Context: one part of a larger RNA
């Protein structure tokens, strides 16, 4: 000198961009952060309208809506914080023994039956959480038979599946819509090759101190043979052998998530892992498993424990390291905002819902970058301050004065981009028995904006709203007078200060940098 996620003192006019609990992985009130599909499926209110009425009430509609409940797929993804980890955790580079929902190419199939069960009604425990008994019922749930290219195999054999939904036509009954039986298109479903993507596993190399830590290790090292797992593999058990691992730092012990990459430096190197990304690892501690394609699962489940929170004393209920937001540490860190318009995720055929992902706005000079606080002129060199050797000097072209301008701010009016698309409608092709019904391609029409009072433009007023902060002995740019008197103080370092203090306090003046300006930690 440069740098920060900074604090802190003084001071503050706008604007963009960007960041904003480094500490207590401390506890959390309250909201809201994960739902979606009626085009699997069976149920269906009510409040209200009308109309009837014996005035109790019943009947359409609303509405097959709202709602729960079964089913399906997502809640392993998005988001947090970094507490544990010196280890294949990470970074690079290789590899064999292995999975993959959805997606994507291709085969081959989707045939016949069956018995439940919730909701919902009836009753019952209970203060609740909830739970229990009976009855009836449905399916893309559930289970048995048929079937078996391809799947598995010691090549002989063996073993194993599904499900249906919606749109349309045309027949037939029937006289109107509703059933059946064939057509078709779509979308599921089952088995099974590929492939795309994600995962999981082995393993060379590198990736922190400490020897005032020298030995360390029995599932330890290795083979057999078995279990297990998607999969090699002491990964697990039984027998077997007595091996492994070490100064090329094992073992302990302290620290620490790790990189791309920031910050310094001519570099070489030091020094950091705030935001942004890529991995890991944890979700109140600890420790299990379940479901699944994937979890040993932040807003799931079962124990255990601290800890709150309800309670009728029998019991039960939570889990902000999601986005606010309290309280407590702490020098120190923001709003209990808005909106799904884009972009992206789920879920659905679509509309569409749901998203605190996300994009927007609020706060903060935290940071960086602009840009303003006016511009010409103007000597009677005014007044007042200050210094004077008393003659001047000097603040100073600074002020007044005159003549101009209106950037920012305000006030008013206008106004893009962020919007493609869904919807709807025509033609074209496609598929088909079909002009239907679905797909694609293209064309019109219609229409979506939280930000927003938007960015940006115009126009109108008036210099009008807008400068501090620390420095002045040397280093280091910039001095004088008054106080004070080793005293009250400076002080980054040499050091000032004890009666003429350019070094301390004020005052004039002056040098720097500037909406900042200095201290103070911290790193080159």
């Nucleotide at each position: 000198g440069a740098u920060u996620g900074a604090a802190c003192g003084c001071u503050g006019g706008c604007g963009g961009u960007a960041u904003g609990c480094u500490u207590a992985a401390c506890a959390c009130a309250u909201g809201c952060a994960a739902g979606u599909c009626g085009a699997a499926c069976g149920c269906g209110a009510a409040c209200g309208u009308u109309u009837c009425u014996u005035c109790g009430g019943a009947a359409a509609c609303a509405a097959g809506u709202a709602g729960a409940g079964u089913g399906g797929c997502g809640g392993a993804c998005g988001g947090g914080g970094g507490a544990g980890u010196a280890a294949c955790g990470c970074g690079u580079g290789g590899g064999a023994a292995u999975c993959u929902a959805c997606c994507u190419a291709g085969u081959a199939g989707u045939g016949g039956g069956g018995g439940a069960u919730a909701g919902c009604c009836a009753g019952a425990a209970g203060a609740a959480a909830u739970u229990c008994u009976g009855a009836a019922u449905a399916a893309u749930a559930c289970c048995g038979c048929a079937u078996a290219c391809g799947c598995c195999c010691u090549a002989g054999g063996a073993g194993a599946a599904a499900a249906g939904g919606a749109g349309g036509c045309c027949u037939c009954u029937u006289c109107u819509u509703g059933a059946a039986a064939g057509c078709u298109u779509u979308c599921g479903c089952u088995a099974u090759u590929g492939g795309a993507u994600g995962a999981g596993c082995c393993u060379g190399c590198g990736u922190g101190a400490g020897a005032u830590u020298a030995g360390c290790u029995a599932g330890u090292u290795g083979g057999u043979a078995g279990g297990g797992u998607a999969a090699a593999g002491g990964c697990c058990u039984a027998c077997c052998a007595a091996g492994g691992c070490g100064a090329c730092g094992a073992u302990c012990u302290c620290u620490a998530g790790c990189u791309g990459g920031u910050c310094u430096g001519a570099g070489a190197g030091g020094a950091c892992g705030a935001u942004c990304a890529g991995c890991c690892a944890c979700a109140c501690u600890g420790g299990g498993a379940c479901u699944g394609a994937g979890a040993c699962a932040c807003g799931g489940c079962c124990c255990a424990g601290a800890c709150u929170c309800c309670u009728a004393c029998g019991g039960g209920g939570g889990g902000c390291a999601g986005c606010a937001g309290u309280g407590g540490g702490g020098a120190a860190u923001a709003u209990u905002g808005g909106a799904c318009a884009a972009u992206g995720g789920g879920c659905g055929c679509a509309a569409g819902c749901c998203u605190g992902a996300u994009c927007c706005a609020g706060c903060a000079a935290u940071a960086c970058c602009g840009c303003g606080u006016g511009u010409g002129u103007g000597a009677a060199g005014a007044a007042g301050g200050c210094c004077c050797u008393a003659g001047g000097g000097u603040u100073g072209u600074a002020a007044a004065g005159c003549a101009c301008u209106u950037u920012c701010a305000g006030u008013a009016g206008g106004g893009a981009g962020g919007a493609a698309a869904a919807g709807u409608u025509a033609a074209u092709g496609g598929u088909u028995a079909a002009u239907a019904a679905c797909c694609a391609u293209u064309g019109g029409c219609c229409g979506u904006g939280a930000c927003g009072u938007u960015a940006c433009c115009u126009a109108c007023a008036g210099a009008a709203g807008a400068a501090g902060c620390a420095c002045c002995g040397g280093c280091u740019a910039a001095c004088u007078c008054c106080g004070u008197g080793c005293c009250a103080g400076u002080a980054g370092c040499c050091g000032c200060g004890g009666u003429a203090a350019u070094a301390c306090g004020g005052a004039g003046g002056g040098a720097u940098c500037a909406a900042a300006c200095g201290u103070u930690a911290a790193u080159c």
Molecule: small-subunit ribosomal RNA, 5' domain
Organism: uncultured prokaryote